[in-house]
Context: one part of a larger RNA
RNA sequence: UGACGGGGACCCGCACAAGCAGCGGAGCGUGUGGUUUAAUUCGAUGCAACGCGAAGAACCUUACCAGGGCUUGACAUGCUCUUGCACCGGGGGGAGACCCUCGUGCCCGCAAGGGACAGGAGCACAGGUGCUGCAUGGCUGUCGUCAGCUCGUGUCGUGAGAUGUUGGGUUAAGUCCCGCAACGAGCGCAACCCCUUUUGUUGGUUAUAUGUGUCCAGCGAGACUGCCAUUUUACAAUGGAGGAAGGUGGGGAUGACGUCAAGUCAGCACGGCCCUUACGUCCUGGGCGACACACACGCUACAAUGGCCGAGACAAAGAGUUGCCAACCGGCGAUGGGCAGCUAAUCUCAUCAAACUCGGUCUCAGUUCAGAUUGUAGGCUGCAACCCGCCUGCAUGAAGUUGGAGUUGCUAGUAACCGUGAGUCAGCACAUCACGGUGAAUACGUUCCCGGGUCAUUACU
Numbered sequence: 001u002g003a004c005g006g007g008g009a010c011c012c013g014c015a016c017a018a019g020c021a022g023c024g025g026a027g028c029g030u031g032u033g034g035u036u037u038a039a040u041u042c043g044a045u046g047c048a049a050c051g052c053g054a055a056g057a058a059c060c061u062u063a064c065c066a067g068g069g070c071u072u073g074a075c076a077u078g079c080u081c082u083u084g085c086a087c088c089g090g091g092g093g094g095a096g097a098c099c100c101u102c103g104u105g106c107c108c109g110c111a112a113g114g115g116a117c118a119g120g121a122g123c124a125c126a127g128g129u130g131c132u133g134c135a136u137g138g139c140u141g142u143c144g145u146c147a148g149c150u151c152g153u154g155u156c157g158u159g160a161g162a163u164g165u166u167g168g169g170u171u172a173a174g175u176c177c178c179g180c181a182a183c184g185a186g187c188g189c190a191a192c193c194c195c196u197u198u199u200g201u202u203g204g205u206u207a208u209a210u211g212u213g214u215c216c217a218g219c220g221a222g223a224c225u226g227c228c229a230u231u232u233u234a235c236a237a238u239g240g241a242g243g244a245a246g247g248u249g250g251g252g253a254u255g256a257c258g259u260c261a262a263g264u265c266a267g268c269a270c271g272g273c274c275c276u277u278a279c280g281u282c283c284u285g286g287g288c289g290a291c292a293c294a295c296a297c298g299c300u301a302c303a304a305u306g307g308c309c310g311a312g313a314c315a316a317a318g319a320g321u322u323g324c325c326a327a328c329c330g331g332c333g334a335u336g337g338g339c340a341g342c343u344a345a346u347c348u349c350a351u352c353a354a355a356c357u358c359g360g361u362c363u364c365a366g367u368u369c370a371g372a373u374u375g376u377a378g379g380c381u382g383c384a385a386c387c388c389g390c391c392u393g394c395a396u397g398a399a400g401u402u403g404g405a406g407u408u409g410c411u412a413g414u415a416a417c418c419g420u421g422a423g424u425c426a427g428c429a430c431a432u433c434a435c436g437g438u439g440a441a442u443a444c445g446u447u448c449c450c451g452g453g454u455c456a457u458u459a460c461u
Base pairs, nucleotide, nucleotide: 002460008455009454010453011452012451013450015446016445019410020409021408022407023406026300027299028298029297030296031295032294033293034291035290042053043052064286065285066284067283068282069281070280073125077124078123079122080121081120082119083118084117088103089102090101091100092099093098106115107114108113127275128274130273131272132271136269137268138264139263140262141260143258148187149186150185151184152183153182154163155162156161167178168177169176193252194251195250196249198221199220200219201218202217203216204215224246227240228239229238230237302403306362307361308360309359310358311357312356318349319348320347323342324341328337329336330335369400374395375394376393377392378391379390380389416438417437418436419435420434421433422432
């Protein structure tokens, strides 16, 4: 100097406390461990792995397994020799890959020949999701949006180092003020950027029946502790006025020096090592979907603040030409037919919602709760739904009556509840990302649990 202590002082954080809703019990979905398997490809493993890579495994993907093929190769560049069976089309075998075979025949040139393209032989080489993230780049997680981490010159110390950065106040903040052998500076903090809240003005198509307004787009204004009071040396703090908004107004982007030999050689790149008729490559089928079990994260419930039936109301944000698909018709329905419009503020998804409101019924029960499972009949996508997709009708109707020890999230338009859209995508969403609607309770406080910051101290280096 530093880290550490079940030592001390001060401070902070949904850390505790005060509350609300959950998880842990049930069924199902997804991930993981384990087991099994020919294979159940690989990686991620306390916080910071486990709805994670995967924004979507029927084939493909696919890296795994079995079997069948190929060996200059599925892909790239170059050279030598040779053939003309280029592309395209037809026939046979085969699970297909592929093998056998037939036909046609490009450009320059009179021709010879040359070129493009393709096949064969050979050589350099290709190829590897094979190993090493403890050889690496790049990217990422985490402490942590915590307030810290340093430097130049000077001074002190034999030196390692110290000082500055400590002290007194204050702040969300090493934020600012005062003091001080320090004086300055840098990376961080804050501000500059984006969205949102109020308003002025300009312009408005496709928005508005018309005008204003609303709405949309652009450019401005507005908030600065600016004003007042109290307190204070100062910085600041507390209260108030005006104001749409008040002390960082709310949210986002933004992540210092570093830590964990953290994660990734399977996104990509790359050193070294290894394979080269195979650890490369093509195909068919299977597997990644197994199932005594254990864990993690979710969905649906256990009902009356509810279920069912009928009627009625109110969004935002998105997507669309290989697409979104209206009206109308068939069907109980999934959906089929149908064609109009739309490259979209125009048309469509989309009556654009559901929770909600009104009326009726059920009357506390394993029920008109709950919907797993199974049977059957269909629909859609797609060469193809057996392994292994989604949806619909009818029938069936398990467990479940609020969940032990323990444990998670959240401080306001938040939690909770409710639906909507998008990406991925032929098809498939209880996941993810985004969007709005309804809309709470509680915070005395910092003794304790967890994590972090500052200071001095002791054993240790």